[in-house]
Molecule: SAM riboswitch aptamer (S box leader)
Organism: Clostridium kluyveri
RNA sequence: UUCUUAUCAAGAGAAACUAAGGGGCUGGCCCGAUAAAGUUUCAGCAACCCGUAUGUUUUAUUUACAUGCAAAGUGCUAAAUUCUGCAGAUAUAUUUCUGAAAGAUGAGGG
Numbered sequence: 001u002u003c004u005u006a007u008c009a010a011g012a013g014a015a016a017c018u019a020a021g022g023g024g025c026u027g028g029c030c031c032g033a034u035a036a037a038g039u040u041u042c043a044g045c046a047a048c049c050c051g052u053a054u055g056u057u058u059u060a061u062u063u064a065c066a067u068g069c070a071a072a073g074u075g076c077u078a079a080a081u082u083c084u085g086c087a088g089a090u091a092u093a094u095u096u097c098u099g100a101a102a103g104a105u106g107a108g109g110g
Stems, first nucleotide, its partner, number of pairs: 001110008013042005021031003025085001027083002043077003048073001051069006081102001086099004
């Protein structure tokens, strides 16, 4: 960098350094000198993967699924992935819903 696959309305922030931007992109709308982004430290959330227990499945100690425990590898800690874009339905003065696309993260592969 790319492919496959799962998830994405829950949850969880302080301090130090520094100083003007940030929320991926578009258009909105927000956050920000009562300190954004970044770096560091500590803390927390969650449970994808790793580990482990039980049950079901199975010829089988394999496989798959379900429910716990745990927290090593990641991830995350404003707002639904902040809304939106494309298509369809619905509504009618632009509403509501569904599905894609795009994006993020994990696991596996090229």